[in-house]
RNA sequence: AGAGUUUGAUCGUGGCUCAGGGUGAACGCUGGCGGUGUGCUUUAGGCAUGCAAGUCGAACGAGAAGCUCUGGCUUGCCAGAGUGGAUAGUGGCGAACGGGUGAGUAACGCGUACGAACUUACCCUUAAGAGGGGGAUAGUCCACCGAAAGGUGGGGUAAUACCCCAUAGUCCCUACGGGGUAAAGGGCAUAACUGCCCGCUUAAGGAGAGGCGUGCGUCCCAACAGCUUGUUGGUAGGGUAAUGGCCUACCAAGGCGAUGACGGAUAGCCGGGCUGAGAGGCUGUCCGGCCACAAGGGCACUGAGACACGGGCCCUACUCCUACGGGAGGCAGCAGCUAGGAAUCUUGCGCAAUGGACGAAAGUCUGACGCAGCGACACCGCGUGUGGGAUGAAGGCCUUCGGGUCGUAACCACUUUUGAUCCCUCAUACGAGGGGUAGAAUAAGCAACUACUAACUACGUGCCAGCAGUCGCGGUAAUACGUAGGUUGCAAGCGUUACCCGGUUUACUGGGCGUAAAGGGUCCGCAGGCGGUUUUCUAAGUCUUGUUUCAAAGACUCCGGCCUAACGGGAGACAGGGGCAGGAUACUGGAAGACUAGAGUUAGAUCGGGGCUACUGGAAUUGAUAGCGUAGGGGUGAAAUCCGUGGAUACUAUCAAGAACACCGAGAGCGAAGGCAGGUAGCUAGGUCUUAACUGACGCUCAUGGACGAAAGCUAGGGUAGCAAACUGGAUUAGAGACCCAGGUAGUCCUAGCCGUAAACGAUGCCUGUUAGUUUCUUGGAUCUUUAUGAUCCGGGAGACGUAAGCUAACGCGUUAAACAGGUCGCCUGGGGAGUAUACCCGCAAGGACGAAACUCAAACGAAUUGGCGGGGAGGCGCACAACCAGUGGAGCAUGUGGUUUAAUCCGAUACAAAGCGAUGGACCUUGCCUAGGCUUGACAUGUACCUGCAAAUCCCGGAAAACCGGGACUCUUUCGAAGGUGGUACACAGCUGCUGCAUGGCUGUCGUCAGCUCGUGGCGUGAGCUGUUCCCUUAAGUGGGGUAACGAGCGCAACCCCUGUUCUAUGUUAUUGUGUCAUAGAAGACUGCCCUGCAUAAGUUUGUAGGGAGGAAGGGGGGGAUGACGUCAAGUCAGCAUGGCGCUUAUGCCUAGGGCGACUCACAUCCUACAAUGAAGCCGACAACGGGUUGCCAAACCGCAAGGUGGAGCUAAUCCUUCAAACGGCUUCUCAGUGGGGAUUAGGGGCUGCAACUCGCCCCUAUGAACUUGGAAUUGGUAGUAAUCGCAGAUCAGCAGACUGCGGUGAAUACGUUCUCGCCUCUUGCACACACUGCCCAUCAAGUCAGCAAAGUUGGGGGUGCCCGAAGUCUUUCUCUGAGCAAUCGGAGGAGGCCUAAGGUAAAUUCAGCGAUGAGGGCUAAGUUGUAACAAGGUA
Repeated sequence: AGAGUUUGAUCGUGGCUCAGGGUGAACGCUGGCGGUGUGCUUUAGGCAUGCAAGUCGAACGAGAAGCUCUGGCUUGCCAGAGUGGAUAGUGGCGAACGGGUGAGUAACGCGUACGAACUUACCCUUAAGAGGGGGAUAGUCCACCGAAAGGUGGGGUAAUACCCCAUAGUCCCUACGGGGUAAAGGGCAUAACUGCCCGCUUAAGGAGAGGCGUGCGUCCCAACAGCUUGUUGGUAGGGUAAUGGCCUACCAAGGCGAUGACGGAUAGCCGGGCUGAGAGGCUGUCCGGCCACAAGGGCACUGAGACACGGGCCCUACUCCUACGGGAGGCAGCAGCUAGGAAUCUUGCGCAAUGGACGAAAGUCUGACGCAGCGACACCGCGUGUGGGAUGAAGGCCUUCGGGUCGUAACCACUUUUGAUCCCUCAUACGAGGGGUAGAAUAAGCAACUACUAACUACGUGCCAGCAGUCGCGGUAAUACGUAGGUUGCAAGCGUUACCCGGUUUACUGGGCGUAAAGGGUCCGCAGGCGGUUUUCUAAGUCUUGUUUCAAAGACUCCGGCCUAACGGGAGACAGGGGCAGGAUACUGGAAGACUAGAGUUAGAUCGGGGCUACUGGAAUUGAUAGCGUAGGGGUGAAAUCCGUGGAUACUAUCAAGAACACCGAGAGCGAAGGCAGGUAGCUAGGUCUUAACUGACGCUCAUGGACGAAAGCUAGGGUAGCAAACUGGAUUAGAGACCCAGGUAGUCCUAGCCGUAAACGAUGCCUGUUAGUUUCUUGGAUCUUUAUGAUCCGGGAGACGUAAGCUAACGCGUUAAACAGGUCGCCUGGGGAGUAUACCCGCAAGGACGAAACUCAAACGAAUUGGCGGGGAGGCGCACAACCAGUGGAGCAUGUGGUUUAAUCCGAUACAAAGCGAUGGACCUUGCCUAGGCUUGACAUGUACCUGCAAAUCCCGGAAAACCGGGACUCUUUCGAAGGUGGUACACAGCUGCUGCAUGGCUGUCGUCAGCUCGUGGCGUGAGCUGUUCCCUUAAGUGGGGUAACGAGCGCAACCCCUGUUCUAUGUUAUUGUGUCAUAGAAGACUGCCCUGCAUAAGUUUGUAGGGAGGAAGGGGGGGAUGACGUCAAGUCAGCAUGGCGCUUAUGCCUAGGGCGACUCACAUCCUACAAUGAAGCCGACAACGGGUUGCCAAACCGCAAGGUGGAGCUAAUCCUUCAAACGGCUUCUCAGUGGGGAUUAGGGGCUGCAACUCGCCCCUAUGAACUUGGAAUUGGUAGUAAUCGCAGAUCAGCAGACUGCGGUGAAUACGUUCUCGCCUCUUGCACACACUGCCCAUCAAGUCAGCAAAGUUGGGGGUGCCCGAAGUCUUUCUCUGAGCAAUCGGAGGAGGCCUAAGGUAAAUUCAGCGAUGAGGGCUAAGUUGUAACAAGGUA
């Protein structure tokens, strides 16, 4: 310090997520030691048991046990005295501290800084005093009641308990004369006086503590906007320690509030803690300060102090005891139990230390505290060994099989931090320190390994199981799942979960608003914010100096203590906040004065569809009347509904009505915006200019508020020609609730009122200032002149361009800013849910304004880029269309495919680009399929070990056959060994046309022989990218030229290569009688080279291209072939070959026989033959070329009707053979007929090849003689030696050709042209597409699921109000009793009444929440239905 994630890629906006730190934590796996901390965050739920506040005999009376002494005797008891001090009581002090908790509290509660009207036991200081009396009472004794708790009556008793008198002041009251109030003794010493100590009383002061008041600060909601009657103030009184409506009576009507009152929700506050660069944000556990509370609520008493955690009274809830009459209780003290919960400890030791209460002290008490225990809960420290063994064991894992890695162990040597046991010293509960024996001993896990993010392989699994913080992995080669090995990170811990901080993602530091979310529809304007020049004063802000405070702890710096650290100790300082005092005065503020540049007023001139009212005009439309006139009109893409013979439309005349105002008219004008248009008049508002005069900052912006505010809509009354939602009909359509057509009502118009919204847009708030220009229009003014439709200049307004600067993500903006600054208002903070729900406000309604959440997604979005696409545009090309010729589609047959069938009909190809394709030739073989029979190191290769000179070869028999099984026969060498071969056994292995062409190589098809595809350097752009390659002319061509921020280059194009057309030269075998033709080899020729014209470009000499002409065999690429750029289609091929992985291994391998690949209702594709007379048949007669040939081509001659046979010459080929080419020409027959057209099909007989012709070959002869008479929708090929037509040859091949590949013969027609169909190229435009239009995507319905809303009602809670009742208690009134010398107006006790009040009851409202039949909408969910709304002109922008 950033990173991942939206896209094909880019920049931006914007959300989501991660890496870091932290915790009073919890959970999972694991777990050696020590130190220091820390531990119910949930039910302020309930609690058994024990302990947590007592102490003082030196205040007082009594005085047990025990001990001592004495006496009595019954020898172990009684009595007395002394001592002793338990125990309860009176009395004093304490119990208001310490300890716990955070429910309540948004408050003077807390923090900080001040203040005046107060109190203070114990402590300190000072001053004064302490004299004299008195009557009670508990304990106790007696009697009694009660289960208990407890209580009643009588008698007697003490005090530092209580009371009276005296004295007294600096104390209190006061009318200033005066009046009033106190005390207690105890202990020690002493013979005593007396002394000392602890106490006592009064007053003053101090210290510390407390009470009260005030300024400032202290969370969220405005969807809480008005609140308040003791309320605000005064007077008098009461009350308090003290001020005060704190309380009461009376008087006045105030007080608070957008600087947020009141109400609601939440919350103890702070020092501090965590995080952060800081500013901030979050937090308040432990420790410390304050507050509040003590089962819920109320109340007072005592006291210096309480309205009192371990005191009291009452009410309520709960628990316990009971003899049923009545009683007892309060762990939010320490332990502990129970409940709740993800979750939080021992019913420990000790008062040794520190601190506290009491005491003169000893001392007692102390769950405060000091320690220990439990928990890896946190922080810190230490350890789990070190060195050899090693070029590296075994084993695991991987492997390219070579090896690599774990990565070292065992063993040997050494060390002993730590540590069981042990010893010594100190000690005070706990413990601390030192020494030391044996002995490597007692001690390693967790998570991760696709990217972010350090770390990779194998196996298993196969969109399954699963993972996941985000993007996302997994569908048979998963570094992402599970396991293993390895690696990385941290380490007695490691991960996960939850929460907080860390993002310029709420932006003070430090963001934005034209298009990404975001400028209010516009103006006026109160509060608020901001504000021109100058002088003086002031000193609030501001700056500065001094001082004081912000407790301690914590943080920072330094020093030093525990071995170190954590931890703890000492010292110190900065910054910052508050108070007080002094100083400064530039700026801001305040006060006073002045000015004129801002703003305004007056005067003159001028401008305009600015507004309102009244009057008025013509054209058009429709209607009415009349005339004229006849069959149509109207409407559309085409039609129809509709109007018209009852006379329409068209034409003419007159009349009526309502609405809107052509031309002028212009991105011209005016207005704040909405908006404003015939003319005239009136009323009214505004802007601008000029010149002076005047006022003298009077200004700008503006929350709340007010006014205006298109269209539609609403209310009431008018009006209604045209147009026209709804509606009706006609069309279109699959449908058409639409687009189109014919009608048509609200409405549109006027008056009065409401509504208050718009893409109310410049998607750009208003005001002011500053910053290059060019140009147009409009409206004022000045000057000049050849006075004009002029020029120049000074202002106001509206526009255009943009190349200045600058800004912007880019697009773009650019003196009318989106530039540079200032002021002020409004608004934004991911998408959806949603401008929805609810509440409130406005409205007659429609609706408007304000305006969420749950839930859900990881995106949504802006601008620009490259492609692709468009029922967008421009240009161009192609047998693409058009023109022409011949076909296909109909028939029969052939071949291929689908389908079906079958034991099998092997497999692949299957839009163009599969279908006479792989196959250039399936009877067996081929063969991969089926059936059946066999073999298992195998039909084939290599190697190792062992055995074997023979099982070998050949022949015969059986089996359907076999290389298999069984049997037999024959033959050879050496017969000893070795080598080789063969065979057998065992093992490695062979083998597979088995799968995956979506793991691949290679090859191929297609776009397409289309003209494109790129690169280097440079330039432009933030970037993706662009430029070059665009533009103009041209070309078959990115072909060439010109221009040009490009200059060059590469792969393609063209050329080079082959065939062919002309000529020449040379040669002449096998060609020829000879020449020539011909053949072979080489050369020439064509390049716009020459002339004319047009077009484009340039202007010095042009260049390019098109057309024509000459010459020439050939003319503008002469014709044809080979040649296929970057790439696309996961195109085709694992079955041609090769090959990764997977699968089979007595079988998915191998051998053999037979069958199948040839089936046959049907569909498709490609051919052949035809349908005839431009023909068919017969006879006769011509003319080729490319090829092939020794396992071959095969002549002559002969036989056969023929296929063919016999035959053997020639030929290893320009020699011989194939080889008679056919169409064609001539003659004859046929004469339009399913005919001598056509030949399918079938029967019989033959021939050839071959082991073999049945399934299943070809050919010949005879006989038979089917469909078919030119072919629907649709569709194919062809632009010249082409189509059409005619035959010939070859490859494959034993044989088999209608197919394929070549060859030559004869030899046309047509092309106006590019509108349309298809395909392609370039530029441009739009895009919500990028798997790229076979794209994307919307809505209803159906299914599942989730959350929220409404809802008859119902349940519960909170706070308040009215009324009723009202405990305890203070205060008050009254009565009775009693009171120590008298008395009492005084005290005490008791009864009754009153005010106030907790709780309770009741009533009507309010608010919050739960449930809720049902209803409406919403979100989400790979492959549901219906349509096709949007994105291209998205097919109606």
RNAcentral holds the sequence, with entries from SILVA. This is a predicted structure of a 1437-nucleotide RNA (small-subunit ribosomal RNA) from a metagenome. Model confidence (mean pLDDT): 82 of 100.